This is a predicted structure of a 113-nucleotide RNA (TPP riboswitch aptamer (THI element)) from an uncultured Methylophilaceae bacterium.
It matches the Rfam family "TPP riboswitch aptamer (THI element)". From the family's description: Vitamin B(1) in its active form thiamin pyrophosphate (TPP) is an essential coenzyme that is synthesised by coupling of pyrimidine and thiazole moieties in bacteria.
The prediction has a mean pLDDT of 78.
The sequence was found by an Rfam model in a public genome assembly.

[in-house]
């Protein structure tokens, strides 16, 4: 001077689904009316259940040695109550980084034998 792993500072990226109860909301329908039914939409901050680090947590995960994560994709195939579940796709097309630490190796200076 080059600088693995690891770890730290600092900046930075990313993702949040499926179902099932409840609840709301919306028009229908039955009813004198409360209400009651079914059908849909919404629900992190209501609860459970499935995958997973993570499915709102100042928490996980990643930062170019980049499948975190996003397109493609309302893809194809498998499987399940269901689904971004699992496998393809995928050597595809994008993606956020600098310092410190420091194993090893190399050069250079002193000083002892």
């Nucleotide at each position: 001077c080059u600088g693995c792993a690891u770890u730290g500072c600092u900046a930075g990226g990313g993702g949040u689904c499926u179902g099932g109860u409840g609840c709301g909301c919306a028009a229908u329908g039955u009813g004198a009316a409360a209400a009651c039914a079914a059908u849909g939409c919404g629900u992190c901050a209501a609860c459970c259940a499935g995958u997973g680090a993570g499915a709102a947590a100042a928490a996980c995960c990643c930062u170019u040695u980049g499948a975190a994560c996003c397109u493609g994709a309302u893809g194809c195939g498998g499987u399940u109550g269901a689904u971004g579940c699992c496998g393809c796709c995928g050597u595809a097309g994008g993606g956020a980084a600098g310092c410190a630490c420091g194993a090893a190796g190399u050069g250079c200076u002193u000083c002892c034998c």